[in-house]
RNA sequence: AGGGUUUGAUCAUGGCUCAGGACGAACGCUGGCGGCGUGCUUAACACAUGCAAGUCGAACGGGGUCCAGCCGGUGGCAACACCGGGGAAGACCUAGUGGCGAACGGGUGAGUAACACGUGAGCAACCUGCCCCGAAGACCGGGAUAACAACGGGAAACCGAUGCUAAUACCGGAUGCCCUCAUCACGUCGCAUGGCGAGAUGAGGAAAGGUCAGCCGCUUCGGGAGGGGCUCGCGGCCUAUCAGCUUGUUGGUGGGGUAACGGCCUACCAAGGCAACGACGGGUAGCUGGUCUGAGAGGACGAUCAGCCACACUGGGACUGAGACACGGCCCAGACUCCUACGGGAGGCAGCAGUGGGGAAUCUUGCGCAAUGGGCGAAAGCCUGACGCAGCAACGCCGCGUGGAGGACGAAGGCCUUCGAGGUUGUAAACUCCUUUCAGCAGGGACGAUUAUGACGGUACCUGCAGAAGAAGCCCCGGCCAACUACGUGCCAGCAGCCGCGGUGAUACGUAGGGGGCGAGCGUUGUCCGGAUUCAUUGGGCGUAAAGAGCUCGUAGGCGGUUCGGUAAGUCGGAUGUGAAAUCUCCAGGCUCAACCUGGAGCGGCCAUCCGAUACUGCUGUGACUAGAGUUCGGUAGGGGACCGUGGAAUUCCUGGUGUAGCGGUGAAAUGCGCUGAUAUCAGGAGGAACACCAAUGGCGAAGGCAGCGGUCUGGGCCGACACUGACGCUGAGGAGCGAAAGCGUGGGGAGCGAACAGGAUUAGAUACCCUGGUAGUCCACGCCGUAAACGUUGGGCACUAGGUGUGGGGUCUUAUCGACGGACUCCGUGCCGAAGCUAACGCAUUAAGUGCCCCGCCUGGGGAGUACGGCCGCAAGGCUAAAACUCAAAGGAAUUGACGGGGGCCCGCACAAGCGGCGGAGCAUGUGGCUUAAUUCGAUGCAACGCGAAGAACCUUACCUGGGUUUGACAUGUAGGGAAAAGCCGUAGAGAUACGGUGUCCGAAAGGGUCCUACACAGGUGGUGCAUGGCUGUCGUCAGCUCGUGUCGUGAGAUGUUGGGUUAAGUCCCGCAACGAGCGCAACCCUUGUCUUUAGUUACCAUCAUUAAGUUGGGGACUCUAAAGAGACUGCCGGUGAUAAACCGGAGGAAGGUAAGGAUGAGGUCAAGUCAUCAUGCCCCUUAUGUCCUGGGCUACACACGUGCUACAAUGGUUAGGACAAUAAGUCGCAAAUUCGUGAGAACUAGCUAAUCUUAUAAACCUAAUCUCAGUACGGAUUGUAGGCUGCAACUCGCCUACAUGAAGACGGAAUCGCUAGUAAUCGCUGGUCAGCUACACAGCGGUGAAUACGUUCCCGGGUCUUGUACACACCGCCCGUCACACCAUGGGAGCUGGCCAUGUCCGAAAUCAUUACUCUAACCUUAAUGGAGGAGGAUGCUUAAGGCAGGGCUAGUGACUGGGGUGAAGUCGUAACAAGGUA
Repeated sequence: AGGGUUUGAUCAUGGCUCAGGACGAACGCUGGCGGCGUGCUUAACACAUGCAAGUCGAACGGGGUCCAGCCGGUGGCAACACCGGGGAAGACCUAGUGGCGAACGGGUGAGUAACACGUGAGCAACCUGCCCCGAAGACCGGGAUAACAACGGGAAACCGAUGCUAAUACCGGAUGCCCUCAUCACGUCGCAUGGCGAGAUGAGGAAAGGUCAGCCGCUUCGGGAGGGGCUCGCGGCCUAUCAGCUUGUUGGUGGGGUAACGGCCUACCAAGGCAACGACGGGUAGCUGGUCUGAGAGGACGAUCAGCCACACUGGGACUGAGACACGGCCCAGACUCCUACGGGAGGCAGCAGUGGGGAAUCUUGCGCAAUGGGCGAAAGCCUGACGCAGCAACGCCGCGUGGAGGACGAAGGCCUUCGAGGUUGUAAACUCCUUUCAGCAGGGACGAUUAUGACGGUACCUGCAGAAGAAGCCCCGGCCAACUACGUGCCAGCAGCCGCGGUGAUACGUAGGGGGCGAGCGUUGUCCGGAUUCAUUGGGCGUAAAGAGCUCGUAGGCGGUUCGGUAAGUCGGAUGUGAAAUCUCCAGGCUCAACCUGGAGCGGCCAUCCGAUACUGCUGUGACUAGAGUUCGGUAGGGGACCGUGGAAUUCCUGGUGUAGCGGUGAAAUGCGCUGAUAUCAGGAGGAACACCAAUGGCGAAGGCAGCGGUCUGGGCCGACACUGACGCUGAGGAGCGAAAGCGUGGGGAGCGAACAGGAUUAGAUACCCUGGUAGUCCACGCCGUAAACGUUGGGCACUAGGUGUGGGGUCUUAUCGACGGACUCCGUGCCGAAGCUAACGCAUUAAGUGCCCCGCCUGGGGAGUACGGCCGCAAGGCUAAAACUCAAAGGAAUUGACGGGGGCCCGCACAAGCGGCGGAGCAUGUGGCUUAAUUCGAUGCAACGCGAAGAACCUUACCUGGGUUUGACAUGUAGGGAAAAGCCGUAGAGAUACGGUGUCCGAAAGGGUCCUACACAGGUGGUGCAUGGCUGUCGUCAGCUCGUGUCGUGAGAUGUUGGGUUAAGUCCCGCAACGAGCGCAACCCUUGUCUUUAGUUACCAUCAUUAAGUUGGGGACUCUAAAGAGACUGCCGGUGAUAAACCGGAGGAAGGUAAGGAUGAGGUCAAGUCAUCAUGCCCCUUAUGUCCUGGGCUACACACGUGCUACAAUGGUUAGGACAAUAAGUCGCAAAUUCGUGAGAACUAGCUAAUCUUAUAAACCUAAUCUCAGUACGGAUUGUAGGCUGCAACUCGCCUACAUGAAGACGGAAUCGCUAGUAAUCGCUGGUCAGCUACACAGCGGUGAAUACGUUCCCGGGUCUUGUACACACCGCCCGUCACACCAUGGGAGCUGGCCAUGUCCGAAAUCAUUACUCUAACCUUAAUGGAGGAGGAUGCUUAAGGCAGGGCUAGUGACUGGGGUGAAGUCGUAACAAGGUA
């Protein structure tokens, strides 16, 4: 510090997610030791048991125990011992009275949004036990009461009444340094009330003793320390879908109350007080020091420790006291639990342990008061679950260990493997030599404790002993992210934080080996911060990504021109105080180190006060100014607004005339109108609405919007003048007004247009698009609505920052004068282009999206949703405000390259058109589908499968089926062992394979080789996967394209080059150009054909000479031909066009002319195209079978459908007879002449030929002659019968041919569709391969005869190129929307139902304070001798009031038949709305 993830790729936006740190944690696996910490986050749920607050006998009276001296008795000579009595003094203990404490310490965080907390002030408005200091004092008296005694009641808790008694308990009086109050008057001080000091008069007010010689107490006053109370400034949560709240409320006066101010309480008076700077309400929450994180600013949290607050079963209340409205006190009410004799009682672990429960989850019913601290006490001491320790828990942090050194046969084993003396585990182990920390055993043994006292603890620590001995796991290994292989699995099982893995080669699942990380831990889950500049103060945005309010006015608020003076609030500097300790940082020290602990310093505020500064901001001055703003005057343009009037054109309707059969409408039609006279046309009339031309890129207005013409009223702008005012300004939360269309209300109006609706078409359907009609509405008046893609998708204002060019309005100057036009300058408006700059890019650019300032509005992933609920507005429709659950990992922007378009431009192709001939109909052949079958082997399937693999299935082939055999195998190699045979020949059985028998026996001198058998390795597979592959092939397409280097442009993907203007068959060439070059393609080079030349003539040729039946022979080398080498054609020449170019057009010459014709040649890629059955090959599968051998069958089946062909349908023909002319090619297991036989297929026989020599071999169409005469024929030949021929082991399934006989369909072929542009189509035959033979009519070649047509590129198909749009990129066979159906999920409404919370009204009203009291009772004082008074207690009454009842209400939660939409879900239904002009933008 960043990374992954939207795309084919890119940039930016934007969310999701990861790496880090932390934790009172929990869970999984694992677990050696120690130190220091930490440990119910949930049920403030309920609690058994024990303990957690007592102490003082030196306050007091009793009581108890012990007991000296003493008395009596027994024993004893006695001392003395024992027993009994008694109990002064004394010791100890103690229930009670009394004092102090119990308000601390300890727990918890329910409540509380508050002066509760933090911080800083204030109290002239206060209190303070114990403690300290100072001053003064403590005199005289009195009456009770508990305990106790005896009595009574009760189950108990406990209570009643009688009697006795003490005090440091209680009471009266005195005294008063002094205190308080009242009145008078003085001084001084203060921010107001007022304080302080001193004085006079009057009134009132104290006390307690104990111990015993040390002291401890008591009373009053003043002061201190510490503690507390009250008040105030400031600070710190969410929510406006809580906007108004408040009646003791706000203030005053009187009174009361308190320690004290105060509506704190009360009576009266006034009507205030708070709130957008968020009152009131709702939700949540103890606050802080701090903790975690972060670079910081911040964010989150508030365990342990520390400060404050609140609470103590729930609610209320007071009492006591210095202090409480009191955790281990009291009273009442409520819920719960327990005891009970049923009458009544008792209780409160949120103290320490512990139990149940809840929960993912949190410990011992331990030891000790030794230390520290607390209470009481004079003290000893007692109490102390505070505390100190120990126990449990890897819960956290820190430290240590599980050994160290050497050791290569790089051991064994494991795993991998290219199979090897391979790699790895790995110096790892073994082995050798060492060490002993920790744990273990033994011995010694602290500090904590200055006198005594040690729970911890025989602990820490030290010493010794033995032995490598007792001590390693967890997670991960696709990317992010360090670490890879094998096997298993086969979209299964599973993984997953995000992206995503898994459908047979998974580094992603599971296991193993190996590796990486951390280590007594490691992972997971949860939560917080970070990364996230993703709420942006630091530090973001709003034209198109989310985001400028439809517009204006204007309130609060925010901001604000020049200058002078004052002030000093902000601001700046200094000082003082404070900011607890702990924490944090630094320094130092103590535990062996560290964690931890100790000491010192530092840091820390938006704090308070004081002093100072005055630039800026603020405030201030009945200061000043004029540049902002406004006023005035003079001009000026305008569809600015409102109202009234008025005009013509057009549509429609009505009336009349003319006139006749149609009109209208569409892609085409129909509905509709029309002979009762339409449409058309003329004239007249009615009515409503809108204003052609001018007209614009123009004008006006805040926006919406505004258009014939005239009038009235009226708003604003601009320009000029520079007279006046003197900052009067800008923005603007709330608020107010305006606000298109549609819609609503009332009343009018209604020509045209026209939702709804009706009809006609279209269509698969057509609730649409098109047509004919047509109601609301559109118009007017008044009133609502308040929204729009209300858009420049761009808030308003001010200032600054290059220009160019239009246009609207005004002004000035210019022409020697006036002046139109023109020109220059200037102000305002409105457009275009463009620099810098900005921007993700597109683009914006003085009319900013640039540079700044001020103010407002708005945004924070997509969907759910601008929806629900609530509120406000509205007559309604609806509007404004505006969520959540749930769900996804994207959604979206700009630009790029492609692809696509029922987008556009240009161009090409037998693509169309123009022609010729076919196919589709018939019969047959052949291939395919289908069906059939034991099998009909397999593959090929739009073009680009279908006379294709197959250049030839009777057996073989053959892969299929049936049946019969065989298992190291039909075939290869190796090892080991064995045999002497194996092969061959013959025979028998069998369908054959095979089996059996006979015969037979190799080479070599040997070793051995060959061969056979057995065993083991292995062979074998036309078994699977062409979607694991190589190779080969098809296709687009012989289309003109496909790329690279360098440079340049762009943030980038990419672009440029390769685009443009011409031209070409061509990215062919020329020109231009930020490109310059290059490569693969094109072309050319190659082959064949066409002309000529040269060379060479045998088997080819023959003009001349001779010769023959014959180029037969002699001869010839001329010709043809053969086959080798050359020539020739290049837009070279001429003319025209063109940019003078490339090139095109025409011409000459030439055998050939613009690529001469044909062939071979196929760029980069596309189709997961085809082929595992040519071959090769990974993996998988079979291994007495999916291998292999054999027999027979099948691949040849046949209702049918399709493709490709052949033959025909006839006279341009058939038949018969005669006659002419080729080329390619093949041949010795062959071609076969001639001759003979046969009607023929063929047979017999054998000349020639290894081929320019011989043979196949007669070419046919054609020509001549004859015949047939339009007929299913003398066309056509299928089918069938008979008889033959040939090949072959074998023609039944299932060959070909011949002869004779038979003589089917068919008379030119529907929709549709194919080929061909010249030696082409058409037509005619010939040859070859395969091959024993043949299904060949196929295929590959060869020659013969030999046309027609092309105006042209609108259309169909395919292609190229440029451009455009795109929501496509698996690329239109794309993407994608909505209903319906099904499943699941969350949610709204819902007759209601059930809870909770909150106030309100009212009823009842406990305890309690206070008030009143005429009833009852009454020791202290007074008075009197009275049942007196003062005072008190009880009771009663009243006010207040908890809980409770009733009633209505608000908020909130759960649930609810049914219902609404929403979301999600590999392959459901219906359509096709959107994306291209998406087929109606």
Record summary: A computed fold for a 1481-nucleotide RNA from an uncultured bacterium, annotated as small-subunit ribosomal RNA. Its Rfam family is "Bacterial small subunit ribosomal RNA". The sequence is in RNAcentral, with records from ENA and SILVA.